[in-house]
Predicted 3D model of a 1537-nucleotide RNA (small-subunit ribosomal RNA) from Latescibacteria bacterium SCGC AAA257-K07. RNAcentral holds the sequence, with entries from SILVA.

RNA sequence: AGAGUUUGAUCCUGGCUCAGAACGAACGCUGGCGGCGUGGAUUAGGCAUGCAAGUCGAACGAGAACGGUUCCUUCGGGAACCAAGUAAAGUGGCAAACGGGUGAGUAACGCGUGGGAAAUUUGCCCCUGAGUUGGGAAUAACCCGCCCAACGGCGAGCUAAUACCGAAUACGCUCCAGAUAUCGCAUGAUGACUGGAGGAAAGGCGGCCUCUGCUUGCAAGCCGUCACUCGGGGAGAAUCCCGCGUCCUAUUAGCUUGUUGGUGAGAUAACAGCUCACCAAGGCGUUGAUGGGUAGCCGGCCUGAGAGGGUGUUCGGCCACACUGGGACUGAGACACGGCCCAGACUCCUACGGGAGGCAGCAGUCGAGAAUCUUCCGCAAUGGGGGAAACCCUGACGGAGCGACGCCGCGUGGAUGAAGAAGCUGUUCGCAGUGUAAAAUCCUGUCAGAAGGGACGAAAAGAGAGAAUGAUAAUACCAUUGUCUUUUUGACGGUACCUUCAGAGGAAGCUCCGGCAAACUCCGUGCCAGCAGCCGCGGUAAUACGGGGGGAGCGAGCGUUGUUCGGAAUUACUGGGCGUAAAGGGCGUGUAGGCGGAUAAGCAAGUCGGGUGUGAAAGCCACCGGCUCAACUGGUGAAUUGCACUCGAAACUGCUUUUCUAGAGUACAGAAGAGGAAAGCGGAAUUCUUGGUGUAGCGGUGAAAUGCGUAGAUAUCAAGAAGAACACCUGUGGCGAAGGCGGCUUUCUGGUCUGAUACUGACGCUGAGGCGCGAAAGCGUGGGGAGCAAACAGGAUUAGAUACCCUGGUAGUCCACGCCGUAAACUAUGGGCACUAGGUGUUGGAGGUGUCGACUCCUUCAGUGCCGAAGCUAACGCAAUAAGUGCCCCGCCUGGGGAGUACGAUCGCAAGGUUGAAACUCAAAGGAAUUGACGGGGGUCCGCACAAGCGGUGGAGCAUGUGGCUCAAUUCGAUGCAACGCGAAGAACCUUACCGGGGUUUGACAUGAACCUGAAAUCCUUGGAAACAGGGACCCUUUUUAAGCAGGUUCACAGGUGCUGCAUGGCUGUCGUCAGCUCGUGUCGUGAGAUGUUGGGUUAAGUCCCGCAACGAGCGCAACCCCUGCCCUUAGUUGCCAUCAGGUAAUGCUGGGAACUCUAAGGGGACUGCCGGUGAUAAACCGGAGGAAGGUGGGGAUGACGUCAAGUCCUCAUGGCCCUUACGUCCCGGGCUGCACACGUGCUACAAUGGCCGGCACAAAGGGUUGCGAUACUGUGAGGUGGAGCUAAUCCCAGAAAACCGGUCUCAGUUCGGAUCGUAGUCUGCAACUCGACUGCGUGAAGUCGGAAUCGCUAGUAAUCGCAGAUCAGCAUGCUGCGGUGAAUACGUUCCCGGACCUUGUACACACCGCCCGUCAAGUGAUGAAAGUUGGGGGUACCCGAAGCCGUUUGCCUAACUUUGUGGGGGCGACGUCGAAGGUAAAACUGACGAUUGGCACUAAGUCGUAACAAGGUAGCCGUAUCGGAAGGUGCGGCUG
Repeated sequence: AGAGUUUGAUCCUGGCUCAGAACGAACGCUGGCGGCGUGGAUUAGGCAUGCAAGUCGAACGAGAACGGUUCCUUCGGGAACCAAGUAAAGUGGCAAACGGGUGAGUAACGCGUGGGAAAUUUGCCCCUGAGUUGGGAAUAACCCGCCCAACGGCGAGCUAAUACCGAAUACGCUCCAGAUAUCGCAUGAUGACUGGAGGAAAGGCGGCCUCUGCUUGCAAGCCGUCACUCGGGGAGAAUCCCGCGUCCUAUUAGCUUGUUGGUGAGAUAACAGCUCACCAAGGCGUUGAUGGGUAGCCGGCCUGAGAGGGUGUUCGGCCACACUGGGACUGAGACACGGCCCAGACUCCUACGGGAGGCAGCAGUCGAGAAUCUUCCGCAAUGGGGGAAACCCUGACGGAGCGACGCCGCGUGGAUGAAGAAGCUGUUCGCAGUGUAAAAUCCUGUCAGAAGGGACGAAAAGAGAGAAUGAUAAUACCAUUGUCUUUUUGACGGUACCUUCAGAGGAAGCUCCGGCAAACUCCGUGCCAGCAGCCGCGGUAAUACGGGGGGAGCGAGCGUUGUUCGGAAUUACUGGGCGUAAAGGGCGUGUAGGCGGAUAAGCAAGUCGGGUGUGAAAGCCACCGGCUCAACUGGUGAAUUGCACUCGAAACUGCUUUUCUAGAGUACAGAAGAGGAAAGCGGAAUUCUUGGUGUAGCGGUGAAAUGCGUAGAUAUCAAGAAGAACACCUGUGGCGAAGGCGGCUUUCUGGUCUGAUACUGACGCUGAGGCGCGAAAGCGUGGGGAGCAAACAGGAUUAGAUACCCUGGUAGUCCACGCCGUAAACUAUGGGCACUAGGUGUUGGAGGUGUCGACUCCUUCAGUGCCGAAGCUAACGCAAUAAGUGCCCCGCCUGGGGAGUACGAUCGCAAGGUUGAAACUCAAAGGAAUUGACGGGGGUCCGCACAAGCGGUGGAGCAUGUGGCUCAAUUCGAUGCAACGCGAAGAACCUUACCGGGGUUUGACAUGAACCUGAAAUCCUUGGAAACAGGGACCCUUUUUAAGCAGGUUCACAGGUGCUGCAUGGCUGUCGUCAGCUCGUGUCGUGAGAUGUUGGGUUAAGUCCCGCAACGAGCGCAACCCCUGCCCUUAGUUGCCAUCAGGUAAUGCUGGGAACUCUAAGGGGACUGCCGGUGAUAAACCGGAGGAAGGUGGGGAUGACGUCAAGUCCUCAUGGCCCUUACGUCCCGGGCUGCACACGUGCUACAAUGGCCGGCACAAAGGGUUGCGAUACUGUGAGGUGGAGCUAAUCCCAGAAAACCGGUCUCAGUUCGGAUCGUAGUCUGCAACUCGACUGCGUGAAGUCGGAAUCGCUAGUAAUCGCAGAUCAGCAUGCUGCGGUGAAUACGUUCCCGGACCUUGUACACACCGCCCGUCAAGUGAUGAAAGUUGGGGGUACCCGAAGCCGUUUGCCUAACUUUGUGGGGGCGACGUCGAAGGUAAAACUGACGAUUGGCACUAAGUCGUAACAAGGUAGCCGUAUCGGAAGGUGCGGCUG
C1' cells in the first nucleotide's frame, strides 16, 4: 500500500467480498512447563449452609460455670481460695453513612469540564482562646410474680454512670437597639465601639506532697494525661447554583396551571414555587419544546496516518440502587445492602391465634444460557473500625486453587552421518521425491523427575535502659524527639532460588495448497456425493469434492463463528458529487436565516500573542531502573490538542459612528414586442338547411367491405344558419418567471432595452417554512356543440385482432365561475456577481466615417444562434448564453429490486397529490465509448442470384442409396445447404465387422526367456458340415555337441472393426478461388482500439493510380507449373509418304526419303506493346490495326486468417477407459439383397427431328503375360474350339455411335415402350436356391411429356451420340476419363438467394434460431389489510386510604424543672391535610395472534400471446382519461433519450 467481481474487450460510476488489528468471548481438533493478568456479558431470576462490623472494664452497675487446690462431711455432699472481676448479658460511648457488590432505573446539572456560594453544614483530626462550679430525679441489668407454640411481653421491687434533668458563670457566640471605618459587580461583606437580652460542661486513669485538709499516709489538694463545654481558624468531607458539552426519532409540532413572575409567610444547614395565601398572565419551542425509543457517565480501551468511528470488562473518579413501592427515626453525616415502620409479591415456621426472611458482600446451589472458577489459607504485609495500650474485628486485602481465556518466556534435543537403506508415493520404467530425514556414531542436560540446602517480603508496635526538651514544687508521673539493648511476629511455603543424580530418555499439533493468497501431483467419484469469504468448482482425464503422497503457513496452539474499527474518499470537516451514471425544487414572490461595495474613527465579541490556574492517579509516549529476558512493574519527564482568568495587538470579520458613489433604485427622452385582461368587428374553409341544374353512382382502401344514393346522392350554382380555428406574412424571429402567447380594432395594464443628465446613498444577493401562478387530461354547476374524437358499434386484416386500416360515433375539445396541482413541467444543465482567445449570422437601440440618397463600413449596449482556442470532462461533449476559473445562498443524491409501494399524517367532491419506510431478495443494476454480429435501416458492387433462353427433376416402370417397418441378424458410420449411385474403384463363399451353431485359449499374428521333445512341410486314410481330432506313410543316418527350424509346457505378453472424433494427430468437407486476413515502426486515443485497409477513380481481384499521419511488410490475388491453340529448331522408329524407283487384286507392301502429318524435347509468340478517343496529363476503359491467338486466349493444379467442439477412434496413428477359456480367434450356414410405405440420385421411355431393316463414313483416350487374344471353324445368339501375334506408336481388345444413303411403318398404347413372367441356354466360379451377368424364343405392364414446387447450364458450353478405364473370377443405368455432332439467350440489376465494402441504430456478444414483457398454473419465503382475540407501559378523572411527618385538639396520663396552679411543660389518644399500594371508568399509544385477502420476491427445461430492443415490423417514452385474458390499445397535450 491494495486486490477480486458487471463487459467479447475498454474507461467510468457503483455496490458486494477479501487480505489487517482487536475481544471479559464461545465452538471443533490438539495439548509439556512457568510467570503476569483475567473469568456470570444471559434471569436487578430464586436461594440451603457458613462467614462478611464490631470494639471499649482506663464511662457504669452487676457478675457465673467447667476445672484445680485446701478443709469439713451424716459420704449424699458442703465451704473457702484459685479460675476471675474472666465468660455471657445489660446501661453508656464511638463505629456501623466507610470498606465490599451491582448497573435495574436515569437523556438528568446525572456525568465531564470550568466557575460561583456576599446563600451553606461539618463528628473524629490539627492550631488556638476561655472554661469544666454546685445539685437533682430516674432506669436497664438483677430479684419476685404472670402471659405466650414461637417471636416476645406485662406487673411489682432495688441500683450506677462520661445515661438523663435543672441551676450558676461566660467570650471576640446568638439576638435587639444605636453609632462608625474599610471594601465589594448588586443584594451586601468585614473589623472596632456602646447598651440590653439569651445560652455550657463529665468525668476516667497515672503520679506527687510544693500549697490546702486531715495529717502514718491519703485526699475533694497539686501535677500530668485522656475525655468534656463554649468560641475562632484550618484540613478533609458534604450540599446547593451557573456557563459549555453529552444518542436516535418530525411518520412526535405545539407543551405548561405551582405552570412563569411578584408580595408576604412558612420550611431548610442554606438559596429557591421548596411549600402555602394573594396578585399578574406569563414561561418553553423549528438553534427542535412536548412525546416515543435506547442508555449509567467519565479517565480510559479498540481501531485509524490523522480527523474520526466503535466501546465503557478488569483498575480509578462520580452517580444510582439494595426483594418491589412508600415513609420517616437516630445521627456530624442516611431517608440507611447485612437498621426501623407500612403496603405488595414470594419463601419458610406455626399449637392457625400469629410470626420469620431478603447473597446486585465472599465462597457455594438451582435455573435459563453458546458461556464464566474454590462452600480454600491468613490477618504475616497494606488499609479500615474500636481501644490509653496490649489487643480484638476485618470474605477489604494478602495469597493459594480451577480454566491455553489472554499476553510473555522456555522446551520437545545438538553435531556428524549416502549403501542417498527400507517403506510409501509418482513415473516417460531410465528413474525421481520423502531425504541428512531415519538408522548409526559422538555429545549436551533446559523443563519435567529424584535427593539435599533454602530465602527477600519484617518495618515495627510493645517491654527495658539511658539522654534531651516541655510541664511542674519535683531528679515522680506524663508528653514529644533521637540513641542503645533485649525479646517477638510469615498465610504464601519447605515455595522462589542454588547444588547434585541418571538418561535423549517423559513432551506436536492445527489449518491450508483454483485466483485473490505462500503452497501440486496420483487415485476414487461423475451436476452424484460434496465444497464455497467473493468470483465460482463437480455432467469420465477435477491442482476447487473425498482419500494418499508431497508442499506452504503458524506453532502449545491452530482453525471456525460472532462483534468492532480499518481498507471505505462507500456520509467526503480534513476529503465526494448532481447535462447523459443516483441526484436541480415546474416557476416566481418573499419571512426567518446565511452572505454582502468604498472611506475614516472608536470598541475589542470573534481572531492572534504572552502569563497564571486547572486539566486527579493509573494508562499512552520518551528515558533510566527491578524481577536471568520478556510480559509485568518502580522512578523521572513529556503529553493531556480543553476550560477559566489576566495582560497586550488591532490587519481581517463583527458592532457603533462619519463620509462616498462604482452595486441597487428613482426622475426625464426615445424604442421594439403573438406579454396579460375585457369588449367589438372580419374573411376563407367545414358541416347543415332551403331552392335550382343534373344522373348513377359516391365514398373508401394495399385490396375491399360496412356506409351514403333513383324517396335523386356525389358534383355544381345561389341564399341562409351555426360553431370553432385564424392560411400567406412566419424567420434556430419576438415577448413572458415558468406554464405559455399568433386575424383586425379599441380600452385598461405588467415587464424589458437604449441615451444623456440629475437625485437617493448599500436601500443588495439568496431564500428553509409561507403565499401565488402552473400544459394536457380529469371533476362540479350552467351554457354551447360546426369539425375532430377516448368509450362504443359495424366492416376489414388475422391462427386470433378486445389493435394498427375503413365507415360511423358519445363524453370531451369551446365559454363563464369554482376545483385539481401533475408532465420527457427538458437546456434532462437552480439563482446572483466577477474574470478568462477569437470568428461568423440574426433581433432591438445608440454613436461615428463616407455618401445627394438607398445604403455600406466601424464602435458599443441588450438579446438570440452556429463554429472554435485554452481549460474542463469517464467519454460523449461544454466552451463569454460554460459543463472553464472563483465567491455567496438554496434544493437534492449515497447499489439494483421491493417502491414512489405499505402504514400514518395532510390536501382534494372524486380521481388522486405531497410526505415516505421496512422485511425479504440479487451481485450486480448503470453511463459513455470500442470491435463484431444483426435489422421487415440506407448507399455502392458482384455471382447461372434473378431475368432472357435450352434441357431436366417432381407423374410412369426399373436401377441405386436413405428413412421407416420387419427380423435371430437385417453390422457400422454419414443426416439442411456441406447425409441419401456417400465410406463401397464393384456383399453368392471370402470380404464381414452382424446372427445361429460347432471348436479353441501364449492363442490366427509379433518379440523375449526357461525347460522338454523332435526334422518340418507333404501325402494317404477314419469321423465330421467344416474347423478340427485320431491313425499311417514318406526321408536320412547312426557318435555326440552347437546353431537354426518345428512342436509341447510355463512366464512376460499378444489380440479387440469394443467406448470416447466433445481427450487427439493426420486427412477431408464447407463458406469460397470469395478478396480478403494481418504484422512492424510511427501517429492519435486514459483505454478497448483506431489509423494504415477509409476517400476519388478503376479492376476479375486490398488489381492499379491519385489523395491522405502514415511509411513499409507478410499470408492471400496475379504470375511462376501442366494440358491445349500458332510458328520454328533438333530427332526420325514401331509413326509418316510429297518427290524418285519397284511390286500387288488391294494396302507405305518394299527400296528410299526427312518435305508434310505426327511423335517428344527445346525455343519463339501476347506485353494494353502500337494508333485514335474518353479520363485528373494518372491508373484504366472504349474502338481500331496487325496477328494463329487481344486484353486473365481456353482448361487444370494451386484453397489466406479463420468458422462450423463440421466429418472420420471402421483406412492409419494415438491418450484414457473397458474385455482377457472372451468384447480375442477358427469354421459352417444365414444376414447385410428382407417390404403396407416415404424421400433423394439416376436409367429407359411416352415416339415420326422417331422405330425397324439394309448399306456406308469419320475418332480420341486408354488397357493387355495368372493377360489381350487375331485369321480360321462352329452356334440364330450369349458363346465354344483353337492359339498367329504382342511385355506393345509394331500385335490384340476394336465393331465407334449419332451422322449419311435407301426402304418400311403413318399417329395407334402402335412395328412406340420395354417392365414383368414362362421356358431353353451360355459364361465365371469349390458353389449362382436364398443371391450373378448374358443369350434365344415367347409374354408385352405402367407410361400419350408430368400439380405445388424445384435443378443444371453463358460456347466447343447446354443438349445429344457412342468409346475406354479402375474395382473385378464373375457382376455397372454408378464413378473416372475420351472424343463425335453441336445450339439458343443475356434488355438489365427493381425483386428472390448468397457474398464484399462503407455508413446508421441496437437493451444482441452462445451474437435475431439473439434478447425480452405481462397474465395464468405449481412450490417456497417475508410482508400489508382484516371481523376480532390477547398482552404491555404511560397518562387523565373519581373512590378507598396504610405507615409516617406536619397541623389541630374539648379526651386520658404525667418522676426531675417551674411563678405551687383546676396551671405551664411533656406524653398518649382522637381528628385533619398530604399520601404508596389497591379499585372503578372512558380514551389514546404500542406489541403478538388471526379465517380470509392484496400485491412482492425467488424457483434448468409448464400455459397464452409478442409489448420493448433494428424504422422491433403501428417510432418510442412522459402525464392523464378510458377500455381490454395478458403484455397492452386508443384519445388529448408534451419530449427526442